[in-house]
RNA sequence: AAAAGUAAAAGGCAAACCAUUAGGAAACUAUGGGACGCAAAGCUAGAGGGGCUAAUCGAACUGAUUUGCCAGCCAGUUGCCGGA
Numbered sequence: 001a002a003a004a005g006u007a008a009a010a011g012g013c014a015a016a017c018c019a020u021u022a023g024g025a026a027a028c029u030a031u032g033g034g035a036c037g038c039a040a041a042g043c044u045a046g047a048g049g050g051g052c053u054a055a056u057c058g059a060a061c062u063g064a065u066u067u068g069c070c071a072g073c074c075a076g077u078u079g080c081c082g083g084a
């Protein structure tokens, strides 16, 4: 220095579910609780793929366009620790 993440330590995040007479048409999100898991479960969703949502169009479907959403689907990018 690289690879790998199987040790230790310091910390980190937080699924389902519950609450809020919260936001939203919905998908979903926010905050609090919670703890299934995670070495990127950090960040990126106008310029990768994929999925979800609603509307419109059409030859009615495994389609197209548009709206919004998902990074805990892959991907891109940055990065902590770092024993043998």
Base pairs, nucleotide, nucleotide: 005081012038013037017033018032019031020030022029023028036072042077043076044075048074049073050070051069052068054066055065056064057063
Molecule: c-di-GMP-I riboswitch aptamer
Organism: Evansella tamaricis